The RNA shown here (transfer RNA) has 72 nucleotides and comes from a Candidatus Shapirobacteria bacterium.
It matches the Rfam family "tRNA".
Lineage of the source: Bacteria > Bacteria candidate phyla > Candidatus Shapironibacteriota.
RNAcentral holds the sequence, with entries from ENA.

[in-house]
């Protein structure tokens, strides 16, 4: 320098172009208990970024930023 890969809640991930963007697990705050812990309930949080396609984009195009691979 080329070329392939990923990139979504604090982690760990789902999601055929359609519906509030789903869940685990953290974190908080209750209920339980003598104090805890586990257990039950509830709150909290997320699409890398910019552009284009389209009625509509996590999802398809391009670009770029990160990251990981191979070739040189």
């Nucleotide at each position: 320098g080329c070329g392939c890969c990923u990139a979504u809640a604090g982690u760990u991930u789902a999601a055929u172009g359609g519906a509030u963007a789903g869940a685990a697990u953290g974190a908080c705050g209750g209920u339980u208990u003598g104090c805890g812990a586990a257990a039950c309930c509830g709150u909290u949080g997320a699409u890398c970024c910019a552009a284009g396609u389209u009625c509509g984009a996590u999802u398809c195009u391009u670009g770029g930023u990160a990251g990981g691979c191979g070739c040189a």